[in-house]
Molecule: c-di-GMP-I riboswitch aptamer
Organism: Eubacterium aggregans
RNA sequence: UACAUAAAUAGGCAAACCUGUCGAAAGGCAGUGGACGCAAAGCUAAAGGGUCUAAAACCGCAGUGCGGUAAGGGCAGCCAGUUGCAAAA
Numbered sequence: 001u002a003c004a005u006a007a008a009u010a011g012g013c014a015a016a017c018c019u020g021u022c023g024a025a026a027g028g029c030a031g032u033g034g035a036c037g038c039a040a041a042g043c044u045a046a047a048g049g050g051u052c053u054a055a056a057a058c059c060g061c062a063g064u065g066c067g068g069u070a071a072g073g074g075c076a077g078c079c080a081g082u083u084g085c086a087a088a089a
Base pairs, nucleotide, nucleotide: 005087012038013037017033018031019030020029021028022027036077042082043081044080048079049078050075051074052073057069058068059067060066061065
């Protein structure tokens, strides 16, 4: 110096839920709310994989409804890529 990740130090993030708000939905944003947990729970979403929703469109059955296909709409706290603090064996 690099890799790896026990303890310790300094810290960091914030699940579910609650309140408000945006959205068709998935879900997102905010909070002198709240902590399940996380060594990357930092960043990256057509153009890596996987997965969620199904507005528009198309098709079918029916009559203003139901079902199917379907993402350049979401999920990074699913895997993955990438960057990185501290410090043993």